Predicted 3D model of a 75-nucleotide RNA (transfer RNA) from Candidatus Heimdallarchaeum aukensis. The coordinates come from a structure-prediction model, not an experiment, and the mean pLDDT is 83. Its Rfam family is "tRNA". By type it is a transfer RNA. The sequence is in RNAcentral, with records from ENA. The same sequence occurs in records of 2 taxa. NCBI's taxonomy places the organism under Archaea, Candidatus Heimdallarchaeia (ex Rinke et al. 2021) (nom. nud.), Candidatus Heimdallarchaeales, Candidatus Heimdallarchaeaceae, Candidatus Heimdallarchaeum.

RNA sequence: GGGCUGGUAGUUCAGAGGAAGAACGCUUCCUUGGCAUGGAAGAGGCCGGGGGUUCAAUUCCCCCCCAGUCCACCA
Numbered sequence: 001g002g003g004c005u006g007g008u009a010g011u012u013c014a015g016a017g018g019a020a021g022a023a024c025g026c027u028u029c030c031u032u033g034g035c036a037u038g039g040a041a042g043a044g045g046c047c048g049g050g051g052g053u054u055c056a057a058u059u060c061c062c063c064c065c066c067a068g069u070c071c072a073c074c075a
Base pairs, nucleotide, nucleotide: 001071002070003069004068005067006066007065010024011023012022013021018055026042027041028040029039030038048064049063050062051061052060
C1' cells in the first nucleotide's frame, strides 16, 4: 500500500429501510432473622465520525478514523 471482517447499553452480542433488543451487570421492591438463590419492576443508546440516496437510514452508497486478519512491498 491492497483485500476481507468488525465498531450498537457498563460488558458480550443480536437486529440489516418504517426507527433499537437479549444475556450478564446496575437500581428499587418481594421472599429471609440476615445473606445467597429465586421472583417483579426500572434506569441506562443522538447505533465510530462526516457526506450522499430516500417520504423515511443503525440498515444502502462514498470518504475518513479505530480494531482484527490475510496478502504485497522494503529491510